[in-house]
Context: one part of a larger RNA
């Protein structure tokens, strides 16, 4: 000096990111018990009080109910029920200790914000959470040989279900509520009109050629040139769905929700006025917030002294309605701040105990 314990004067979080860790609380029975609630809770709320061991006394009491008695409709019926058995108060007296839940085990409690309602699920093996689900909510799509999903099919699932049912997306209990904007993107509807593929057309154009026409050659034939059919390369109008343009719906689709000027008899602010944009120009509730940069905003409160916390306030750098708004009792090994008890966290260290560490073998 290290690990695991024990115990401390006097304070009591002055430690520290943070009461981490310890320490307090702890079991039963009795009283008692707040705000606030979805009337179930909250609740073991909080706070108190009593426990031993002797007599009265194993009493009083309760459960149990064989024998037995009595009644009988005679039944495996029905009342009563001593003893025993289990189980056991309350009061009074009395005794001992420092102390009676005498060891071991066994909630610390209250107040106040945030998230997620809840029980649950998760990163096997750094992360248990505000992420994931989760009843409930909405919007789709889907009439059965369903949508959908695997599969090259065959076939399976879905579902031996049939719209109070199956599939998808999105929100997440519950209470209030959920404004505007359809311009773009996507979906759904339309189908008059433009645009448009295959295919169907085939004006025409090329090549090649019986034959002809010119020229050469006595002739055979060669050389240019035009040129039917066939064949054969290509082709124009025109015809021609879906889609696309194009009309309309549609936000619990995917998204979006302005800007400068002026103006009230202090001053200050604008209920009111202009103008410019746009598809609308942020309703409601809420906001320095898990969101606020400026910034420890500013006022209150708590504190002697508070970048945190809690109630205003609104100047929202950049809240806002299911990518849901705001409330909310219960929950929670969540995550912030206060208070009470309480401790070696800490002033500020000391004793002790057992095992190391050192030393010798």
């Nucleotide at each position: 000096c290290g690990c695991u314990c024990g115990c401390u004067a006097a304070g009591g979080a002055a430690c520290u990111c943070g009461g981490c860790a310890a320490a307090u609380u702890a079991a039963c029975c009795c009283c008692g018990u707040a705000a606030c609630u979805u009337c179930g809770g909250g609740a073991g709320a909080a706070g108190g009080g009593g426990u031993g061991c002797c007599c009265u006394u194993g009493u009083a009491g309760u459960g149990u109910g064989a024998a037995g008695u009595u009644c009988u409709u005679c039944g495996c019926g029905a009342a009563c029920a001593a003893c025993g058995c289990a189980c056991g108060a309350a009061a009074g007296g009395g005794c001992c200790g420092c102390a009676g839940a005498g060891a071991a085990a066994u909630g610390g409690c209250u107040c106040u914000g945030g998230c997620g309602a809840c029980u649950g699920u998760u990163u096997a093996a750094c992360a248990a959470a505000a992420a994931c689900a989760c009843a409930g909510g909405u919007c789709u799509c889907u009439g059965c040989a369903a949508a959908g999903u695997c599969g090259u099919a065959a076939g399976a699932c879905g579902a031996c279900g049939u719209a109070u049912a199956g599939g998808g997306a999105c929100u997440g209990a519950u209470g209030c509520c959920u404004g505007c904007c359809c311009g773009g993107u996507g979906c759904c509807g339309g189908a008059a009109g433009g645009u448009u593929a295959a295919c169907a057309g085939g004006a025409g154009a090329g090549g090649u050629c019986a034959u002809c026409c010119u020229g050469a050659g006595c002739a055979a034939u060669c050389a240019g040139g035009a040129a039917a059919a066939g064949c054969u390369u290509u082709g124009a109008a025109u015809c021609g769905a879906a889609g696309c343009c194009c009309c309309g719906g549609u936000a619990a689709a995917c998204g979006g929700c302005g800007g400068c000027c002026g103006u009230a008899a202090c001053u200050a602010u604008a209920a009111c006025g202009g103008u410019c944009c746009u598809a609308a120009g942020g309703u409601a509730g809420c906001g320095a917030a898990a969101u606020u940069c400026c910034u420890u905003g500013u006022c209150g409160g708590g504190u002697a002294a508070g970048u945190u916390c809690c109630g205003a306030c609104c100047u929202g750098c950049a809240c806002g309605a299911a990518u849901g708004g705001c409330a909310u009792a219960a929950c929670g090994a969540u995550u912030g701040g206060a208070g009470c008890a309480c401790u070696g966290u800490c002033u500020c260290g000391g004793c002790g105990a057992g095992c190391g560490a050192c030393u010798c073998a």